[in-house]
RNA sequence: AACGAUAAAGGCAAAGCCGGCGAAAGCCGGUGACGCAAAGCUGCGGGUCUAAGGUGAAAGCUACGAUAGCCGAGCUGCCGAAG
Numbered sequence: 001a002a003c004g005a006u007a008a009a010g011g012c013a014a015a016g017c018c019g020g021c022g023a024a025a026g027c028c029g030g031u032g033a034c035g036c037a038a039a040g041c042u043g044c045g046g047g048u049c050u051a052a053g054g055u056g057a058a059a060g061c062u063a064c065g066a067u068a069g070c071c072g073a074g075c076u077g078c079c080g081a082a083g
Base pairs, nucleotide, nucleotide: 003080004079011036012035016031017030018029019028020027021026034069040075041074042073044072045071046070047067048066049065053062054061055060
């Protein structure tokens, strides 16, 4: 460097529930653990979700909103069995 144990030390925390924020998607705090070796950080590319505003007669379309626990990419990082 790469790789990832039924290792050690530690870490994060899905769904649900409670409180708050938001038009929504969703986010924050508490509780709770489904899982995670980057489930640490960044929407940069793709995907997905939402549609307040815009547009439209309406249906709808649209991201400047959201998602890093969808994939890729970038940055950073604990431990050390086997191969």
Molecule: c-di-GMP-I-GGC riboswitch aptamer
Organism: Paenibacillus alkalitolerans